RNA sequence: AGGGGUAUAGCUCAAUUGGAAGAGCACUCGCCUCCAAAGCGAGCGGUUUGGGGUUCAAGUCCCUAUGCCCCUG
Numbered sequence: 001a002g003g004g005g006u007a008u009a010g011c012u013c014a015a016u017u018g019g020a021a022g023a024g025c026a027c028u029c030g031c032c033u034c035c036a037a038a039g040c041g042a043g044c045g046g047u048u049u050g051g052g053g054u055u056c057a058a059g060u061c062c063c064u065a066u067g068c069c070c071c072u073g
Base pairs, nucleotide, nucleotide: 001072002071003070004069005068006067007066010025011024012023013022019056027043028042029041030040031039049065050064051063052062053061
């Protein structure tokens, strides 16, 4: 330099090929227990990497920038 992949909650990952974001772990509270752990219930937590475009509607499609990973030279 060229090509490909990836970016969503504190962490690991979903989201049916466009109909508006959910799970596990972690954290907080409660139940249980002599106390804790485990278990059970509830809660908290998101500018979906930045910018622009298409659309009634974008995490999803298009353009561009950036970080990380891989391939070619």